[in-house]
Context: one part of a larger RNA
This record gives sequence, C1' cells and structure tokens, in this order.
RNA sequence: CUGGGCGUAAAGCGCACGCAGGCGGCUAAGCAAGUCUGGCGUAAAAUCUCCUGGCUUAACUGGGAGGGGUCGUUGGAAACUGUUUGGCUUGAGGCAAUGAGAGGGGUGUAGAAUUCCCGGUGUAGUGGUGGAAUGCGUAGAUAUCGGGAGGAAUACCAGAGGCGAAAGCGGCACCCUGGCAUUGUACUGACGCUGAGGAGCGAAAGCGUGGGGAGCAAACAGGAUUAGAUACCCUGGUAGUCCACGCCGUAAACGUUGGGCACUAGGUGUGGGUCCUUAUCAACGGGAUCCGUGCCGCAGCUAACGCAGUAAGUGCCCCGCCUGGGGAGUACGGUCGCAAGACUAAAACUC
Repeated sequence: CUGGGCGUAAAGCGCACGCAGGCGGCUAAGCAAGUCUGGCGUAAAAUCUCCUGGCUUAACUGGGAGGGGUCGUUGGAAACUGUUUGGCUUGAGGCAAUGAGAGGGGUGUAGAAUUCCCGGUGUAGUGGUGGAAUGCGUAGAUAUCGGGAGGAAUACCAGAGGCGAAAGCGGCACCCUGGCAUUGUACUGACGCUGAGGAGCGAAAGCGUGGGGAGCAAACAGGAUUAGAUACCCUGGUAGUCCACGCCGUAAACGUUGGGCACUAGGUGUGGGUCCUUAUCAACGGGAUCCGUGCCGCAGCUAACGCAGUAAGUGCCCCGCCUGGGGAGUACGGUCGCAAGACUAAAACUC
C1' cells in the first nucleotide's frame, strides 16, 4: 500500500458556510502531460524460472539461458483524462408573476389565570393526603364582590399540519429581514458537487455584570412514610427559570441513518402551488403535474428486526468515522475557558 464496514452489533462530526484539495454536463478543433505503442539504452552480483554440472542424494553450490522497471531516451497513436481555443443549454444561477408558512430580529398591545396589596360582605374553619400532620386562620383566614400592582406564559384554533441548516419556532398588530414552492422566460452560459484546516450558528444547565422576580422550583427547613428514608407524598423555600450584554460549546444535539446527483412496481392520507374538467364566471368534487410530509407494500437489500422513489435498493463523486471487552473518553502534554470544564488523546496491566 492493499480489506471489510458505520439504522439497532465498534463506527455519520449537533448543524450549516466555505479557502485549499478531490470530483465534474453536451459539442468541435488544436496540443500531447497522463494513457497506449515501436526502437535504443540501462535494469551489478545474489535471488526467481528453465537447461546442465559438482558433493553417494537433497539442502547447498558452479555454468548457461530466460524473466523482471512506477526507469531514461527517441519515434508514433489521439478514444478516454488533462490542457488551450470556440460553441451549446439540459446542471447551476438570474429575471418576472403568483403563493403558503409558530423562519429570524425589534417595538407596541390584548384577554384569561396564579400571586400579592387596599376596601366591602361574612364566620370558623381552611388547606393538604392513601390517611394525616407541619402550614394558614378570631390580630378575621378560606369563600365571595369591587379596585389596584406585578411578572411569566399565550387555552380554544391545533392537525402523523406548517416553517427553519440544525438547535428550534405558537395570542394580536406594525416595522426591519432570511429562505422556500409553483408558473412563465425572449437573460448568463458549467458559473457545479463535496469540503481537511478555518470561521459562524448551536437546547437545557452553568458562569460574569446589571436589572427583574408572579408562578414554578435544585439546595435547604419542617411534616409524614419507613427497620432506616439524606427519597418518593405534603407545607414552605433560595439560586435558577425572565430581560440586556458577554462567556460556555455540551445532550438519547436521534431518523441513534453525512452531503450531492441519477435510476428502480404499485396503493392510500395530508400541506402548498399550477393546469384541465364538471359548468360559462363560482364553492365542493374528478383528473394531470411539481414541491413537501406520513402510512402500507413489490423487486431488491438485510444476521434478523426491518428498509423499501423521504431506501437501509442500484450506481457515481466528496467528506467524517470504526478495527475485541475493561483500563478510558481517563492520565500526561497541548489548545480553549473567569470557572465548571470542553476539545485532542495514550500506555502499563487485565480478561
């Protein structure tokens, strides 16, 4: 160097962007670096193969011939790769017109509910549990009515529904803004795919500074339960949860399934377009088609389970990763971080 793999056995980076690199549509001509081919040179000896000799044989060994190169040089070929020049439109992009959406950021605003405060009515309980107790309440609670404060979250609609690269996103209005689908196209003309490093985004918890604090609630306190109960249940309750700015960079970050392109029976839901039809303009239907999202199922694949046009099928391109269990995602070193720690990542030993 060569192998086999990565849904569940070890193995897909959490996600996208992207420099280098790798790979790359149709067509014409030129060049000839790769490629193919002829000649010449060289390819030490030993080794290897064949023939033959020497030790009684063999191993071993002498002689002869052959073979052997990603080699050099020179001549030739031009299909493929490459390269140069020119052209093309189907990949990619643009333009125009429609359309759906909890996509993102900001500002404002609404109603329900919880809690607290003030006032009224009212009186002895209330709360909580499997049953209780701690707790709250005659200094007037719970209940109920009126008024006020404040924070957080948005019932119904709501859906196997939608949007987003992922994390994720749900009241309403406005402002700023990203992406997507369809239809048309008289535009550009391969501008593409992937992507080591790199840089960006990245739930929750956690950290820093300042605010905020209704409810909930690690820690903590008390009441129960119990043999015990550092728990499960109950009464309280602080960080935190919320906001601004800055860190952290991890998750069962999961579809445990990297990205792109193409091809390969059907059936049935659902979301968004376009066209035809039912009719003539219209709802609702029926059909065709494009994009998304589910279920069932053939071939095929699979150890099986299962997957099956949203592939785990059939192929091509690029990246990442695995190589028995434990030791260990640890030690050491390095980089990053305020810290917590993160990333990178062994060995002895042992089975």
A computed fold for a 351-nucleotide part of an RNA from an uncultured soil bacterium, annotated as small-subunit ribosomal RNA, central domain. The RNAcentral record of the full RNA draws on SILVA.